RNA sequence: GGAGCGGACCGGGCGGCCGCGGCGGCCCUCGGGCCGUCGAGGAAAGUCCGGGCACCACAGGGCAGGGUGGUGGGUAACGCCCACCGGCCGCGAGGCCAGGGAAAGUGCCACAGAGAACAGACCGCCGAUGGCCCGGUGUCCCGCGGGGCGCCGGGCACAGGCAAGGGUGAAACGGCGAGGUAAGAGCUCACCGCCGGCGUGGUGACACGCCGGGCACGGCAAACCCCACCCGGUGAAAGACCGAAUAGGGAGGGAUGGCGUGGCCCGCGCCGCUCGACCUCCGGGUAGGUCGUUUCAGGCGGACGGCGACGUCCGUCGCAGAGGAAUGGCCGCCGGGCGGGACGAAGGGGAGACCCGUAAACCGCCCCACAGGACCCGGCUUACAGGUCCGCUCCGGCA
Numbered sequence: 001g002g003a004g005c006g007g008a009c010c011g012g013g014c015g016g017c018c019g020c021g022g023c024g025g026c027c028c029u030c031g032g033g034c035c036g037u038c039g040a041g042g043a044a045a046g047u048c049c050g051g052g053c054a055c056c057a058c059a060g061g062g063c064a065g066g067g068u069g070g071u072g073g074g075u076a077a078c079g080c081c082c083a084c085c086g087g088c089c090g091c092g093a094g095g096c097c098a099g100g101g102a103a104a105g106u107g108c109c110a111c112a113g114a115g116a117a118c119a120g121a122c123c124g125c126c127g128a129u130g131g132c133c134c135g136g137u138g139u140c141c142c143g144c145g146g147g148g149c150g151c152c153g154g155g156c157a158c159a160g161g162c163a164a165g166g167g168u169g170a171a172a173c174g175g176c177g178a179g180g181u182a183a184g185a186g187c188u189c190a191c192c193g194c195c196g197g198c199g200u201g202g203u204g205a206c207a208c209g210c211c212g213g214g215c216a217c218g219g220c221a222a223a224c225c226c227c228a229c230c231c232g233g234u235g236a237a238a239g240a241c242c243g244a245a246u247a248g249g250g251a252g253g254g255a256u257g258g259c260g261u262g263g264c265c266c267g268c269g270c271c272g273c274u275c276g277a278c279c280u281c282c283g284g285g286u287a288g289g290u291c292g293u294u295u296c297a298g299g300c301g302g303a304c305g306g307c308g309a310c311g312u313c314c315g316u317c318g319c320a321g322a323g324g325a326a327u328g329g330c331c332g333c334c335g336g337g338c339g340g341g342a343c344g345a346a347g348g349g350g351a352g353a354c355c356c357g358u359a360a361a362c363c364g365c366c367c368c369a370c371a372g373g374a375c376c377c378g379g380c381u382u383a384c385a386g387g388u389c390c391g392c393u394c395c396g397g398c399a
Stems, first nucleotide, its partner, number of pairs: 001395010012334007020039008041370001045381002048379005053235004060266004065231005070084005085099001086097004100226002105224002107220003122166002124162003129159002131156011174192002177189003193215001194213008239291004249282005257271004296318001298317008335367006347356003
């Protein structure tokens, strides 16, 4: 100097004029006025998880249903975060993984291929053994054509042997090397892999070492499923209070009953059994006001503990609370970005031509992106113009 990896942050500032919402104080003709102070986000978004809070109220048990899935921690909790283990990718810093189970069961692996789970011979390889053919030779028989038996040599590849080589395929029933064999095969052996046992280390997932073994037990569970663990529901239009109004209306059903905050069952609770709970339909009234509504698992700073997520202690601050929904408009300065300046001052290289190349004044344009609360937090995910800082890795050059 270049290329990358991981993390954090900013995304405008100041002033003036006009215009807004909350809170506090003062004044007031009770309409309001003045002063002070505060006034959007890292995602406020998605509504995906987890909670707090509120109500129902056995949230008791179970089924269905849903979620998570290596180990150990953090947290109020989680499907989040941290560390570690294992696997894969990357030279590396690092990144990714719905990461338990395939002998509980069912299912799928198209096409190609001989054969896709204990399968298989297409191309091939073999010629030990049986068979066939040819030649030689010895011996026996003979009707003198030849035949039997044995041995030697050569050939065929019918029976037979092989699954090592090649091919097909995403994947071929362990890999590689040597021996062995007619040719081969874990057939044998060493190493790797796999299974089992023991030991050591670790909280653990696991790792390492040693011994033994058959050399055999494909893939898919983000297929159904099995296993382990977790899960009451509804949601601020939740709810609470005050006030007002109406028609406490009409019709039907109704007792082995009905209702009870997703579905079903058991249990439980409440109401009811013709003076009828409750259900359905028609019709009528009201939809006003106050609260909930912002001080919390809160922010910031420091110390200590911890590899870390985070925790403890001390100090400090109060940072929207609207209610059809407030922070906007204009001007100036600063700051920042882009382009020109700059086919480049300086500087460097070169014999030269020339090449490489930093910056300012100044000029023009822009304010930047994604985007705005509505009960509140913790997280994840998605979107984002431009800029800054920290740590780390790799490549090249110089000293």
The prediction has a mean pLDDT of 77. A computed fold for a 399-nucleotide RNA from a Planctomycetota bacterium, annotated as Bacterial RNase P class A. Lineage of the source: Bacteria > Pseudomonadati > Planctomycetota.